[in-house]
RNA sequence: AAUUCGCCCUUAGAGUUUGAUCCUGGCUCAGAUUGAACGCUGGCGGCGUGCUUAACACAUGCAAGUCGAACGCGAAAGGGGGCUUCGGCUCCCGAGUAGAGUGGCGCACGGGUGAGUAACGCGUGGAUAAUCUGCCCUCUUGUUCGGGAUAACUGCUGGAAACGGUCGCUAAUACCGCAUAACAUACGGGAGGGACAUCCCUUUUGUAUCAAAGAUUUAUCGCUCGAAGAUGGGCUCGCGUCCGAUUAGGUAGUUGGUGAGGUAACGGCCCACCAAGCCGACGAUCGGUAGCCGGACUGAGAGGUUGAACGGCCACAUUGGGACUGAGACACGGCCCAGACUCCUACGGGAGGCAGCAGUGGGGGAUAUUGCACAAUGGGGGAAACCCUGAUGCAGCGACGCCGCGUGUAGGAAGACGGUCCUCUGGAUUGUAAACUACUGUCCCCAGGGACGAAGAUGACGGUACCUGGGGAGGAAGCUCCGGCUAACUACGUGCCAGCAGCCGCGGUAAUACGUAGGGAGCGAGCGUUGUCCGGAAUUACUGGGUGUAAAGGGAGCGUAGGCGGGGAUGCAAGUUGGGUGUUAAAUCUACCGGCUCAACUGGUAGUCGCACUCAAAACUGCAGCUCUUGAGUGAAGUAGAGGCAGGCGGAAUUCCUAGUGCAGCGGUGAAAUGCGUAGAUAUUAGGAGGAACACCAGUGGCGAAGGCGGCCUGCUGGGCUUUUACUGACGCUGAGGCUCGAAAGUGUGGGGAGCAAACAGGAUUAGAUACCCUGGUAGUCCACACCGUAAACGAUGAUUACUAGGUGUGGGGGGUCUGACCCCCUCCGUGCCGGAGCAAACGCAAUAAGUAAUCCACCUGGGGAGUACGGCCGCAAGGUUGAAACUCAAAGGAAUUGACGGGGGCCCGCACAAGCAGUGGAGUAUGUGGUUUAAUCCGAAGCAACGCGAAGAACCUUACCAAGUCUUGACAUCUGGAUGACAGGGACGUAACGGUCCCCUUACUUCGGUACAUCCAAGACAGGUGGUGCAUGGUUGUCGUCAGCUCGUGUCAUGAGAUGUUGGGUUAAGUCCCGCAACGAGCGCAACCCUUAUCUUCAGUAGCCAGCAGGUAAAGCCGGGCACUCUGGAGAGACUGCCGGGGAUAACCCGGAGGAAGGUGGGGAUGACGUCAAAUCAUCAUGCCCCUUAUGAUUUGGGCUACACACGUGCUACAAUGGCGUAAACAGAGGGAAGCGAGCCCGCGAGGGGGAGCAAAUCCCAAAAAUAACGUCCCAGUUCGGAUUGUAGUCUGCAACCCGACUACAUGAAGCUGGAAUCGCUAGUAAUCGCGGAUCAGAAUGCCGCGGUGAAUACGUUCCCGGGUCUUGCACUCACCGCCCGUCA
Repeated sequence: AAUUCGCCCUUAGAGUUUGAUCCUGGCUCAGAUUGAACGCUGGCGGCGUGCUUAACACAUGCAAGUCGAACGCGAAAGGGGGCUUCGGCUCCCGAGUAGAGUGGCGCACGGGUGAGUAACGCGUGGAUAAUCUGCCCUCUUGUUCGGGAUAACUGCUGGAAACGGUCGCUAAUACCGCAUAACAUACGGGAGGGACAUCCCUUUUGUAUCAAAGAUUUAUCGCUCGAAGAUGGGCUCGCGUCCGAUUAGGUAGUUGGUGAGGUAACGGCCCACCAAGCCGACGAUCGGUAGCCGGACUGAGAGGUUGAACGGCCACAUUGGGACUGAGACACGGCCCAGACUCCUACGGGAGGCAGCAGUGGGGGAUAUUGCACAAUGGGGGAAACCCUGAUGCAGCGACGCCGCGUGUAGGAAGACGGUCCUCUGGAUUGUAAACUACUGUCCCCAGGGACGAAGAUGACGGUACCUGGGGAGGAAGCUCCGGCUAACUACGUGCCAGCAGCCGCGGUAAUACGUAGGGAGCGAGCGUUGUCCGGAAUUACUGGGUGUAAAGGGAGCGUAGGCGGGGAUGCAAGUUGGGUGUUAAAUCUACCGGCUCAACUGGUAGUCGCACUCAAAACUGCAGCUCUUGAGUGAAGUAGAGGCAGGCGGAAUUCCUAGUGCAGCGGUGAAAUGCGUAGAUAUUAGGAGGAACACCAGUGGCGAAGGCGGCCUGCUGGGCUUUUACUGACGCUGAGGCUCGAAAGUGUGGGGAGCAAACAGGAUUAGAUACCCUGGUAGUCCACACCGUAAACGAUGAUUACUAGGUGUGGGGGGUCUGACCCCCUCCGUGCCGGAGCAAACGCAAUAAGUAAUCCACCUGGGGAGUACGGCCGCAAGGUUGAAACUCAAAGGAAUUGACGGGGGCCCGCACAAGCAGUGGAGUAUGUGGUUUAAUCCGAAGCAACGCGAAGAACCUUACCAAGUCUUGACAUCUGGAUGACAGGGACGUAACGGUCCCCUUACUUCGGUACAUCCAAGACAGGUGGUGCAUGGUUGUCGUCAGCUCGUGUCAUGAGAUGUUGGGUUAAGUCCCGCAACGAGCGCAACCCUUAUCUUCAGUAGCCAGCAGGUAAAGCCGGGCACUCUGGAGAGACUGCCGGGGAUAACCCGGAGGAAGGUGGGGAUGACGUCAAAUCAUCAUGCCCCUUAUGAUUUGGGCUACACACGUGCUACAAUGGCGUAAACAGAGGGAAGCGAGCCCGCGAGGGGGAGCAAAUCCCAAAAAUAACGUCCCAGUUCGGAUUGUAGUCUGCAACCCGACUACAUGAAGCUGGAAUCGCUAGUAAUCGCGGAUCAGAAUGCCGCGGUGAAUACGUUCCCGGGUCUUGCACUCACCGCCCGUCA
């Protein structure tokens, strides 16, 4: 040193695209921060901090003076003395003081601000051999002799003022001259040394030039020449220092030289002359923005952002310019000029500069006192005392920030009152919380003491900090949040309103999301909101991203700059590595140790990148020369090819022209028409013209960089591959700009033009059809030359190099084996498929990589706006290229999954179609619905799956509706108190009726207290509601559908949603069964078990039956008897593909057959998986919530639900002869019957009436079955069909048939002669047809539910319509095609 192991430190995410999933990707949040602001709230202290905006304008005061020990002058107040006419005058002190002036030093520091500045401005490190430096320190020398002025001052004088003018006097450390003099400078000469280009140093000699100031208290302080130091500057250089290329060229003093000038100093700094340079893609110039740094914030770090406060530098001082003085300025509180503004003015002229400290106005969301003191620290002057100092030290204001403290502590359950909630005689919670008891004293109040900061004196802060004693829980808690992210939940109000919201999103009557309350969570003298920056964001990716399909590979090649680059040895030392040194100011930060009671704050010590110098190493990169051959290239020998360009040739076909033959059509389409044709088309034959394209061969075959290239021949020409190893010797790879090529369409000029064919015209189609289809047809397509420069220019995959399992084709070469054209093996180059590792979000890629590495280029950073606008460049134009922003959304997107869907595909089923039969739709009528009407026409049901449905039956009732009347604890239930003994029933009055009034009649038990029951009265709890919500619900039901499906456990596969199983091959009515299979099993469905029907056996035998025996009637199971048969109803049997043949896979199963009453689930019924439709029902019932309570409840009468221009659904009856009518005759099944069915008999034409046998029913009754068969009649007509409507007269039910019942008789005799478009049902005892019964019901079916009688036709088949199942495929749908979505208009 490397490696390995161990330990330590740092590194956190979440919500949101989907039905669900993975990925990509944006948006948003949690953190920290702040010179902040705003809202609510606010006890104390310490330390900090406070115009981020208008470098806007400023009233007032202060912020720079000082020295009499440099100098001349020189008051006043006051005190004392003298004189006095009492007005005053004068002397001394005050005092050489104040003051102004001359002079010296300072005013260039300190303080403020950040406008300008993209610069040697700043930072960092050098250089100055190109330089200056007052005061200060050290050393050396000197300080001699003279001179003339001037301010102040006095007089005169101008002006409003500011400010001057002039005569005269005067001093100096002010000014000037001379002497002396070294150093120095300049010039000339000599000698020596050094360096870095101009040069520098030492020494010697000559000439020239240059000083001074005094004061004084005698200590000193000054002055002058010079040297050196220190400090502070000037100039200069390397490196670093924002954005824009939609700013690409800039520059004439510009770049350099020579000379002169200027400066402290170098220099185009300035000038004259000469030369034509200089800067720039490593970004000049231009535009925008910005003071820079130490640092600060954030971050794991790398980074990103920032430059308040403190410190360093710079710049500025109302704006612009200029110099003067000075050691130092081009000078914040100096001067001059110009501009703007303000002020004064006598209008002539003047004055001013807060970005100093306070303060004012203004601007603004927003930022403080016109404070105290020089006590400390520091600064200026002075010998000093001292003076000055808004620097500074302090105080004031502001929760603006950081830090610290407090608002009490302990006990205390009747778990108090009150509040809130609930399942409400009660409980939960607030909650040990309060009250109450005991205690403590931080802050606070009172009193006393009282600092450090001050070295001898001096303290603004300040009677402050701090200490001691006393007092007393007294004075001190709020803010935000509670749907998820994200800690914390309930009630009420509201009802897509009001509102909330950081993102997703809440709110449409049960809101943990709005508002309020209770409770809870978090932080706490603060808490939230808003703004800023960093983080999270690996979301610009250096650390640390990508580009096949998510955003992203340039259309392709050549190539410049640049970047990167093969092997060996040698040298150098730029990069690199190590040691040492300097610097990295202080503060900050980090570590450790200290001081304020702690902390914030603060002191000390140590550390820190980077840059520079120096010494060393030489592996790697670099540089220099030498060398090598494998990369690259050249040569030689072969070879394949639609590679390119030019010229020539060929045949088929289309069209046109000419001629012949020929007759009525041709052509075209889904079907037609436009069009062509008797002036002869189409068709056919022959000849000719012209243009374009090259069938077959032909191939995931070949060639080319890409675009692209296809008849044949010739010429010219580019590239590849193989073999060989002769030559060069790294000559290579990539490639920003640049240059070239570049399909189709398009453009220009000139040709050409057969076919095809945008535009255009016509015909069709269609609601329309500016389309698809048809008939025509021009540009164009073709050629030459020149433009354009784009494409889904795609392998949606840049180029190059190396490496990394296999298998199998194909094109071009070479080698081996072999006798060999084969075959086989090896190998190079190209072109395909499959596939492993690996990669990938998945799909997939996989030696032709999307694998593993390396180099270079291009490109991406949410969707839309938009490849748009503007600008530049290119183009003849069309247009191309480069290429934004405002605004807006929370997504947009990729791959895969489940379903649904498709006028996608495969297979299969169903009266689904087809084949049939009978209907509906037309008529009349019944019934339901819509609509309309109405006082009311109660309500519900609405495609299938509402509409003869709820309703198995509205004259009253029902009844829910309307009108009118009446009642209010109620028509109905429970509870309390009182009264009565009734209630019911009967009668009367009254009313439209109910309500109301009166009369008669009238309890039980008892312990004698009362109790039970009933009615009435009173009060309130409550009753009541067919009022709302079926989208709050339970229950029930419909439908897909009696369709064959729907799922689970374990396992396996997939990152996952999910898949597998359940798919596949057969088969079935069936997810039925068999076989196979990463699946193995299981559940709900299917089937079976249940009922009924068809056959038989057995048991039983009345009310059923009657064969045999017997009696009997007019007749009759009527009687005895019997139970054989029919039948009834119990129990059983029987059918299972069990048997045979064939097919099939030796399976499941299918076909055929036998036997059998029945044959392949025998017929029918009941039975309805997971689920779908917020399907239906709050008016069957139940029920949450809301609503009404002398009414939305109850009750009564009358009316309505029955209306009627009309529309629809479902039925009935018909239109007739397969029929109608009449006469006489035959055969059922299943039911019902006591407030009932009701026989025989009598009456009535009849409905029915009278009367009443029998029967609670296998006994009696309803009850006649009808179609049918037989006979007769009608004779094709609106009829002997059809029966509506109407009239008259009746019957029955009922309190009552007017609105509004059914039936009967007689009379009347409508429409209708088989029904448009369309449409329903049915596959066998079915359709059709015929009658019978029942429920409801007083009465009232053409409806409904059942029953039997007669009794067909047809099904080739699955193309199509409808519905369903299953597999697969596509998808931007998933509320699922009644989807989604685009444009226009409002």